[in-house]
Context: one part of a larger RNA
RNA sequence: GAACGAACGCUGGCGGCGUGGCUAAGACAUGCAAGUCGAACGAACUAUGCAAUUGAGUAAUCGAGCGUAUAGUUAGUGGCGAAAGGGUUAGUAAUGGAUAGGUAACGUACCCCGUGCUCUGGGAUAGCUAUUCGAAAGGGUAGGUAAUACCAGAUAGUAUCGUGAAUCGAUAGGUUUGCGAUCAAAGAUUUAUCGGCGUGGGAGCGGCCUAUUUUCCUAUCAGCUUGUUGGUGAGGUAACGGCUCACCAAGGCAUCGACGGGUAGCGGGACUGAGAGGUUGGCCCGCAACAUCGGAACUGAGACACUGUCCGGACCUCCACGGAGGGCUGCAGUAACGAAUAUUGCGCAAUGGGCGAAAGCCUGACGCAGCGACGCCGCGUGUAGGAUGAAGUUCCCCGGGAUGUAAACUACUUUUCGGGAUCAGAAAGUCUUCGGAUUGAUCAAUCCCGGAAUAAGUCACGGCUAACUUCGUGCCAGCAGCCGCGGUAAGACGAAGGUGGCAAGCGUUGUUC
Numbered sequence: 001g002a003a004c005g006a007a008c009g010c011u012g013g014c015g016g017c018g019u020g021g022c023u024a025a026g027a028c029a030u031g032c033a034a035g036u037c038g039a040a041c042g043a044a045c046u047a048u049g050c051a052a053u054u055g056a057g058u059a060a061u062c063g064a065g066c067g068u069a070u071a072g073u074u075a076g077u078g079g080c081g082a083a084a085g086g087g088u089u090a091g092u093a094a095u096g097g098a099u100a101g102g103u104a105a106c107g108u109a110c111c112c113c114g115u116g117c118u119c120u121g122g123g124a125u126a127g128c129u130a131u132u133c134g135a136a137a138g139g140g141u142a143g144g145u146a147a148u149a150c151c152a153g154a155u156a157g158u159a160u161c162g163u164g165a166a167u168c169g170a171u172a173g174g175u176u177u178g179c180g181a182u183c184a185a186a187g188a189u190u191u192a193u194c195g196g197c198g199u200g201g202g203a204g205c206g207g208c209c210u211a212u213u214u215u216c217c218u219a220u221c222a223g224c225u226u227g228u229u230g231g232u233g234a235g236g237u238a239a240c241g242g243c244u245c246a247c248c249a250a251g252g253c254a255u256c257g258a259c260g261g262g263u264a265g266c267g268g269g270a271c272u273g274a275g276a277g278g279u280u281g282g283c284c285c286g287c288a289a290c291a292u293c294g295g296a297a298c299u300g301a302g303a304c305a306c307u308g309u310c311c312g313g314a315c316c317u318c319c320a321c322g323g324a325g326g327g328c329u330g331c332a333g334u335a336a337c338g339a340a341u342a343u344u345g346c347g348c349a350a351u352g353g354g355c356g357a358a359a360g361c362c363u364g365a366c367g368c369a370g371c372g373a374c375g376c377c378g379c380g381u382g383u384a385g386g387a388u389g390a391a392g393u394u395c396c397c398c399g400g401g402a403u404g405u406a407a408a409c410u411a412c413u414u415u416u417c418g419g420g421a422u423c424a425g426a427a428a429g430u431c432u433u434c435g436g437a438u439u440g441a442u443c444a445a446u447c448c449c450g451g452a453a454u455a456a457g458u459c460a461c462g463g464c465u466a467a468c469u470u471c472g473u474g475c476c477a478g479c480a481g482c483c484g485c486g487g488u489a490a491g492a493c494g495a496a497g498g499u500g501g502c503a504a505g506c507g508u509u510g511u512u513c
Stems, first nucleotide, its partner, number of pairs: 001513004006509005013379006019372002021337001027334002030332003035080003040077002043074008053064004087290003096215003099211005106206003111202008119153004128143006157183001159182010187194003216262003223253003228250008265287004269280004292313005315326004343369001345368003351365001352363004382412004392403004417450006428439004457502005462483003468497005478485002
């Protein structure tokens, strides 16, 4: 000098764009953050229309209502989603990241392109009704019901598995062909579409593997290892493999640093520097890991699953003491910690995601607003004229000098500010009678009125280093980055006047180069 997720002191007008718990991966009140589909299914309730039948009334009419239609709501069965999105960096020095490859050792729901099917039956169960246990959470028993839920049968192929033959081939394997076994399905509606099952390919996504490629400090860590290294066989996996197991061999790694200890998420990048390099990894993007601590599997295309399940710890809450419930390292917010870090805001209008045929619903992702000079950038705090130069203050050799065109005063301007008024367009989506209609949380923009009105500080002035005098103090009080100032004329302390620097900031501290 530059930089910062900064903090502290003094000061503080506006706007745009960014950015904001670095400490306790310590604990959390409250609300919200993952639902959706009635065009898969049976019910219940509500509203409305029609209405067999029927009650009251002399009648008009009023009422009940089997059933049926439409619309809506609710819990339940079922489907898809909930493995994404969002957070954090504890662990991890390599089961990680980066780069370059491999998978002839693999998987893939939704999506796209093909191809072939979508036949015949069955028994349950939730909801519900009745009853019953329990404080609650939650159950038990009996009855009975539906499905795109579940089960059985049929059919099937260039599918999978096994096996035979021919042929090419050194083997591996390829090509052609035969036989056997195994394995499917579901319907819906507004009748034109959505679905369902098998199979081939694609896209995107993922699993796994390799590198004598790379990735911090430490030798005051020198030897480490027994599923350890390899083989055979078996099991297991979507898949290779000591991944697991039995047996066999005795290997494998290491001064090119094994093993141990410490520290740490990695990269794109960021800061600095002429560069080489050094430092760093907050925001944004990619990858990894984690979700109160430890362990485990289930479901599923995908998890060993942040707002799923089970078990065991610690902690907290409710309780009728018999038992139950919980997990903010989601968004806000709370106390605590700390030098220190924001609103329990608005909206799904846009972008994106989930479900749905759609309308639409959900979305603390996201879009916005609020708070903080935390940072960068921009603007303003007036403009022009105005004295041999007011007053005040200050210095003085008492003549005068400085503050200073500064002010006053005159003439203007209105960015900001205050008040008022106007107000979209485009794009995209949706609906449509194809003319058009409709959807904005938030913000920009335009015009008018008023009046210089609402707006300057901070640090320094001995040298380094731009900027000087007077008074006070008297080695005291104090200053200080270094050198050093202060003991009676202090340009270095304190105050005042003046001056210099930067400016809505200025200075200090911390850290990096």

Source information
A computed fold for a 513-nucleotide part of an RNA from a metagenome, annotated as small-subunit ribosomal RNA, 5' domain. The RNAcentral record of the full RNA draws on SILVA. Model confidence (mean pLDDT): 81 of 100.